This is a predicted structure of a 1401-nucleotide RNA (small-subunit ribosomal RNA) from a metagenome. The coordinates come from a structure-prediction model, not an experiment, and the mean pLDDT is 86.

RNA sequence: AGAGUUUGAUCCUGGCUCAGAACGAACGCUGGCGGCGUGCAUAACACAUGCAAGUCGAGCGAGAAAGCCUCCUUCGGGGGGUGAGUAAAGCGGCGCACGGGUGCGUAACACGUGAGUAACCUGCCCUCGGGUUCGGGACAACAUUCCGAAAGGGGUGCUAAUACCGGAUACGUCCUGCUGUCACGAAGGUGGCAGGGGAAAGGUGGCCUUUCGGGGCUAUCGCCCGAGGAUGGGCCCGCGGCCCAUCAGCUAGUUGGUGAGGUAAGAGCUCACCAAGGCAAUGACGGGUAGCUGGUCUGAGAGGAUGAUCAGCCACACUGAGACUGAGACACGGCCCAGACUCCUACGGGAGGCAGCAGUGGGGAAUAUUGCGCAAUGGGCGAAAGCCUGACGCAGCAACGCCGCGUGAGUGAUGAAGGCCCUCGGGUCGUAAAGCUCUGUCAGGAGGGACGAUGGGGUCUGGGGAAUAAUACCCCCAGGCUUUGACGGUACCUCCAAAGGAAGCACCGGCUAACUCCGUGCCAGCAGCCGCGGUAAUACGGAGGGUGCAAGCGUUGUUCGGAAUUACUGGGCGUAAAGCGCGUGUAGGCGGCACGGCAAGUCAGAUGUGAAAGCCCUCGGCUCAACCGAGGAAGUGCACUUGAUACUGCCGAGCUAGAGUACGGGAGAGGGAUGGGGAAUUCCCGGUGUAGAGGUGAAAUUCGUAGAUAUCGGGAGGAACACCCGUGGCGAAGGCGCCAUCCUGGACCGAUACUGACGCUGAGACGCGAAAGCGUGGGGAGCAAACAGGAUUAGAUACCCUGGUAGUCCACGCCGUAAACGAUGAGUGCUAGGUGUUGCGGGUAUUCACCCCUGCAGUGUCGUAGCUAACGCAUUAAGCACUCCGCCUGGGAAGUACGGCCGCAAGGUUAAAACUCAAAGGAAUUGACGGGGGCCCGCACAAGCGGUGGAGCAUGUGGUUUAAUUCGAUGCAACGCGAAGAACCUUACCCGGACAUGACAUCCCGAGAAGGCCCCCGAAACGGGGCUGUGCCCGUAAGGGAACUCGGUGACAGGUGCUGCAUGGCUGUCGUCAGCUCGUGUCGUGAGAUGUUGGGUUAAGUCCCGCAACGAGCGCAACCCCUGCCUUUAGUUGCCAUCAUUAAGUUGGGCACUCUAAAGGGACUGCCGGUGCCAAGCCGGAGGAAGGUGGGGACGACGUCAAGUCCUCAUGGCCCUUACGUCCGGGGCUACACACGUGCUACAAUGGCCGGUACAGAGGGUCGCAAACCCGCGAGGGGGAGCCAAUCCCAAAAAGCCGGUCUCAGUUCGGAUUGGAGUCUGGAACUCGACUCCAUGAAGCUGGAAUCGCUAGUAAUCGCGCAUCAGCAUGGCGCGGUGAAUACGUUCCCGGGCCUUGUAC
Repeated sequence: AGAGUUUGAUCCUGGCUCAGAACGAACGCUGGCGGCGUGCAUAACACAUGCAAGUCGAGCGAGAAAGCCUCCUUCGGGGGGUGAGUAAAGCGGCGCACGGGUGCGUAACACGUGAGUAACCUGCCCUCGGGUUCGGGACAACAUUCCGAAAGGGGUGCUAAUACCGGAUACGUCCUGCUGUCACGAAGGUGGCAGGGGAAAGGUGGCCUUUCGGGGCUAUCGCCCGAGGAUGGGCCCGCGGCCCAUCAGCUAGUUGGUGAGGUAAGAGCUCACCAAGGCAAUGACGGGUAGCUGGUCUGAGAGGAUGAUCAGCCACACUGAGACUGAGACACGGCCCAGACUCCUACGGGAGGCAGCAGUGGGGAAUAUUGCGCAAUGGGCGAAAGCCUGACGCAGCAACGCCGCGUGAGUGAUGAAGGCCCUCGGGUCGUAAAGCUCUGUCAGGAGGGACGAUGGGGUCUGGGGAAUAAUACCCCCAGGCUUUGACGGUACCUCCAAAGGAAGCACCGGCUAACUCCGUGCCAGCAGCCGCGGUAAUACGGAGGGUGCAAGCGUUGUUCGGAAUUACUGGGCGUAAAGCGCGUGUAGGCGGCACGGCAAGUCAGAUGUGAAAGCCCUCGGCUCAACCGAGGAAGUGCACUUGAUACUGCCGAGCUAGAGUACGGGAGAGGGAUGGGGAAUUCCCGGUGUAGAGGUGAAAUUCGUAGAUAUCGGGAGGAACACCCGUGGCGAAGGCGCCAUCCUGGACCGAUACUGACGCUGAGACGCGAAAGCGUGGGGAGCAAACAGGAUUAGAUACCCUGGUAGUCCACGCCGUAAACGAUGAGUGCUAGGUGUUGCGGGUAUUCACCCCUGCAGUGUCGUAGCUAACGCAUUAAGCACUCCGCCUGGGAAGUACGGCCGCAAGGUUAAAACUCAAAGGAAUUGACGGGGGCCCGCACAAGCGGUGGAGCAUGUGGUUUAAUUCGAUGCAACGCGAAGAACCUUACCCGGACAUGACAUCCCGAGAAGGCCCCCGAAACGGGGCUGUGCCCGUAAGGGAACUCGGUGACAGGUGCUGCAUGGCUGUCGUCAGCUCGUGUCGUGAGAUGUUGGGUUAAGUCCCGCAACGAGCGCAACCCCUGCCUUUAGUUGCCAUCAUUAAGUUGGGCACUCUAAAGGGACUGCCGGUGCCAAGCCGGAGGAAGGUGGGGACGACGUCAAGUCCUCAUGGCCCUUACGUCCGGGGCUACACACGUGCUACAAUGGCCGGUACAGAGGGUCGCAAACCCGCGAGGGGGAGCCAAUCCCAAAAAGCCGGUCUCAGUUCGGAUUGGAGUCUGGAACUCGACUCCAUGAAGCUGGAAUCGCUAGUAAUCGCGCAUCAGCAUGGCGCGGUGAAUACGUUCCCGGGCCUUGUAC
């Protein structure tokens, strides 16, 4: 000191959360020792038991008992002494008002701080002065008697005192009164005089004396009066410290006066009378909460929170009230009364008060022993010894806190075993352990053993003091001896033995330090926030490892911090939350220039105070520390005093720059009132006139033959004022628009004069305040909520249409709101400019309208600095400053509820909380999207041609069925797809039969070559048996090796099992679309932008031009292949112009042509014209086989779809292992009410059938293609020439052409279906092949909504070939033949590209 979290990303605003520190804590797990502290925060709930306040015999009277000793005895006992003037009780004195507890109450002079008391008191203590005299009468105890259960009480009688009472005296002084004067003064102060009232107590020691009662002297302790001091208190005042204004008014002893009472003392403290005051927005009154402070915790501080322990003050003592005693109380362990509660009771009546120390119950998350001791400190009493003291000192319990210590140290690598991980190589726990060498804290045992004790008492000695007759007594000092310790045989010290007895807790996704495996599978669970978990989870649970702290560690709760998130230090309000709708103005706050005075604020010095403790510093004591002691500093405050006078303030006297007044001038929809005007709508009357009008996207409702609409004339009525009109003017805002008149407010300009700070702001308050709405009464043309009807629509309580009432208008009165907005409060000053406009003025010029320069006031726009999160603002600030007011503090709940105020109502205003969320937001960025815009493409539409959708069949899919109908593909981009060939095989599915290192791989051992043939069982696999057979390499000739087979062992094989959402590879798609990016620079806080946008152009981010960009890469194009023209080379199997020959390029010959197949040429907008910015290019033309990419192919940028594929292959993880593997037989993938896709064949005459006849290209062929010839109607059979193929074969091409027939018919169309008979392949065509022949002859007569393809050698149409393949295409891939139509155009549908815009995605 910050971090996480809003977004795809960014900046900002803003809340939530975390890391820190602290605690009288509690809870969970764990726990060795010691020191010092701390320990009912809740029920001020109730309390059993014990203890917590007594003491004095030196104030007084009276006065035991047990025991012991002794005497007597009738042996029962009695007397005396001692115990003892003791105990207990009583009178009396002092104490009990301290100490100890608690925090209920209290918002108050209760507390803190500083003053005051001339308005007061103060026992014991100290100092000083004086006194202590003479008398008297009682009451307890006690005795006796009575009452009562008890507690207790009554009567009678005796008695003492330092108890009580009276008298005397009393200086100064006290009280009262009076008088005059002096000084202070507001006052009761001081001095003087007179009068009056008021005291007391004795005890003890010593000596002397005595009538033995006493008395005297002296010492000492007391007592009385007075003064002073000290201490402690009472009362009063200034200032300071909680929340709510949704508590705004409170008050009758209330405020004051006079008189009286009362008190220690002022006072309405109390009372009588009189007056009517007193308090309050600087918060009265009321409500809530709370003991206050020193301090404590936190914080850099300012502050915030808190008020345990310790200390000061206050309050309280079962609850409430009251007084008594006393120096002091309205009294914790006193009294009386009332109340509640508890206890006792003989029912009549009594007793009690732990918020003292322990302890109990209860409450609670939770807080200790019914301990020891008065040894120390302190207190009460006493002359003292001493007694009392749950104050206190100690101990006990509790890791509750702080501090300290230990649980060992060194060495030790084969890096042991074991655990965990692993890519199987290893890594890690880990020098950790073991082992070896040491040490000895704590705990344990043994022994020694404190400080705290000084003092006091006793006694002895010495010295001194006062007093005295005194060397006694009394007091003081010093020394010797003696006596006193709860803690405690504790601390501490020494010795002994021994590594021996002593480590846990939390965390490990980010924040935040620490990672792997397994389990689990949105389950179980975690979580402070963000968030993890749906089969590879570093986030759940366990483990290994690690990190952090450590006798503790975590969790929970609370406080401060971080939070500048209430902002005094130190925030904001255009759009994030936040400027009141506007004005006038009260209180208040703030206020121009110069002079003088005062010294309140302010500043400086001095003084007092600011308790102690604490914090801080220094030093010291416990071994250190915590803890404790001493000294110092600090205590920012208050008071008093001396001084300063710049600033503020106050007073006095001035000034004119702020403000205002007077004068002149023009501008204006400023306001109010009265009157007037024309246009238009509607309505009424009349004329003309006829069938429609009106309305809409299209219509209908509606109006109209009873005469509408249209048109002309006349009239009525209400409302609003076109053009001018402006980016214009006026007003505080709302707002204001025809003309005239009257009344009236404000601003501006100009020039002088005057007043002399008269100013600014403005909580409350008061006024104004659009529209709608409300009340009363008018008015009502048009418009028009509500309402009605018509349309639209899936619906249409809407948008559109036809009507239409409140209302809109006027008068008066309410309401008081708004996106009342510039979302920007008012005022003043300062800070570059450019440009437009309104009003007034000046200068120049002038006949004028103008124009130019310039000043002031207003209103716009652009822009510098500056500001801003950005957008933007920018002399009309959102800049730089000052003054005053209002307002904000996460989102929702909510501008809501309740309460108050206002209102006729509607409602307005003021204004929460519970609960809930981890965000809600602002600005900007990149995309995507839009039934937004612009530009442009594409068989996208349009224009055409042919189809699909209807039929039958084929094929795929869904569905259904099934033992199984294996699996995958599912919008485009699955569905004649994986399948370029399911009868077995394939095959993954089902049923059945089998196998166990396996059908297949590698390694090892043993044997054998391998292989071939046959037999038995069986459906086969499998199993059993027999026969045959010897190869290759090396070789020292024994053998070894390689391949292969069999048997065996175990490592392992195997899986078309799962996950395409763990993956590679491959593929589809957008899309052959023209895009996608980078480096450097520049701009921006940043995401990002620029470049790539713009102007042209192109099929193209193609090219050109421009430009804060300049370049570059992947794409485009080109390079590659086929095809179109030509050339060269070459000439068989190809070709044949010329020559010869033949049935035939058959042969000779030839290589010109065709062709073949290799290399080249050719096309580049190159040329011409036009156009275009002179560019890129475009248009036209020439030439050319081909012209602007000639046609076609291959080729697919960054990326998207978690697209497809684990069943091609590869591969992580998971799963199966006598099975989810492998082999075999059979079945299934071929099922069939249905639905869809893709196709084939058709529905016919541009056709069918029959006959004849012509012309291809590209392919394939030795497990093959197969000619001729023969057989069969045919499929085909026989046959086998030729061909490893420019040679032979498949092979006929078909449409076409020629001729014939059919004549519109479910047909000579169409061929499904079915019957029969066959052919071929194959081991085998039942399920389930293709083909042939004969017979059969179904649906179908051009296909609804909808939908597909195609722009030229294309569509359409015709046939041919090939792959797969034993056989099996209507599918797929190719080939050639014949060969069109149409494109105006880009509005619309679909898809796409670029720019731009909106966005809450």